[in-house]
RNA sequence: UGCUCAUCCAGAGGGGCAGAGGGACCGGCCCGACGAAGCCCCGGCAACCGCGCACGAUGAACUCCACCGACGUCUGUCGGUCGGGAGGCCGCCGCGCGCAGGUGCCAACUCCGGCCCCCGCGCGACAGAUCGCGAGGGAAAGAUGAGGA
Numbered sequence: 001u002g003c004u005c006a007u008c009c010a011g012a013g014g015g016g017c018a019g020a021g022g023g024a025c026c027g028g029c030c031c032g033a034c035g036a037a038g039c040c041c042c043g044g045c046a047a048c049c050g051c052g053c054a055c056g057a058u059g060a061a062c063u064c065c066a067c068c069g070a071c072g073u074c075u076g077u078c079g080g081u082c083g084g085g086a087g088g089c090c091g092c093c094g095c096g097c098g099c100a101g102g103u104g105c106c107a108a109c110u111c112c113g114g115c116c117c118c119c120g121c122g123c124g125a126c127a128g129a130u131c132g133c134g135a136g137g138g139a140a141a142g143a144u145g146a147g148g149a
Stems, first nucleotide, its partner, number of pairs: 001149001003147006013042005021031003025114004043106003047103003050099004055094002058091002062087004066081006110141001115138003119134004
């Protein structure tokens, strides 16, 4: 840099340096000299990964039981059962809690909208179109993680 998948209505800021921008883009609306971006220090959050614990579900490992058959007999051995019943290590999955190691994050729902669909209102005899405003759904874009190139 681009690809795939998941998530985006939760959560969490102080100080120092610096000195005018910032919220991806466009429009809006905001934040900012009561100090923006950026850098540093300290602190925090807990989405994903990781680790731990509990619970649930699952399973032809395995163990026990039951039943059937064979071994001359048996309380023994072996084989079997649409694995018939029970247990449970462990694995996978789900769910919850914890930790804060990796990444990330710490104004506003991803700040809101942008493209499509649908509904309501403005709208007044009825119906429709357009436009505006508002609600809902989907997509795109963006961000973050995980994986792989």
The prediction has a mean pLDDT of 78. Predicted 3D model of a 149-nucleotide RNA (SAM riboswitch aptamer (S box leader)) from a Frankiaceae bacterium. It was read from a public genome assembly, where an Rfam model found it. Its Rfam family is "SAM riboswitch aptamer (S box leader)". Rfam describes the family as follows. The SAM riboswitch is found upstream of a number of genes which code for proteins involved in methionine or cysteine biosynthesis in Gram-positive bacteria. The source organism's lineage runs through Bacteria, Bacillati, Actinomycetes, Frankiales and Frankiaceae.